RNAcentral holds the sequence, with entries from MGnify. A computed fold for a 74-nucleotide RNA from a marine sediment metagenome, annotated as transfer RNA. Its mean pLDDT, the model's own confidence on a scale to 100, is 83.
RNA sequence: GCAGGUGUAGUCUAGUCUGGUUAGGACUGAAGCCUUCCAAGCUUCAAGCUCGGGUUCGAAUCCCGACACCUGCA
Numbered sequence: 001g002c003a004g005g006u007g008u009a010g011u012c013u014a015g016u017c018u019g020g021u022u023a024g025g026a027c028u029g030a031a032g033c034c035u036u037c038c039a040a041g042c043u044u045c046a047a048g049c050u051c052g053g054g055u056u057c058g059a060a061u062c063c064c065g066a067c068a069c070c071u072g073c074a
Stems, first nucleotide, its partner, number of pairs: 001073007010027004020057001029045005050066005
């Protein structure tokens, strides 16, 4: 340099093919309940689609570009 793949919360992951309810779940974190205390359990909260543009009534999802990482070729 060329080709392909991946990118969703602090971490892991579902959803993308087939656009449509408030983006679901687990761990972690905070507060509360429970407990003599801790752990466990229960409740609530915080934390989100890598970035820009386009298409559309509507985009995590489709299209284009960029960036990061991984793989292969040179």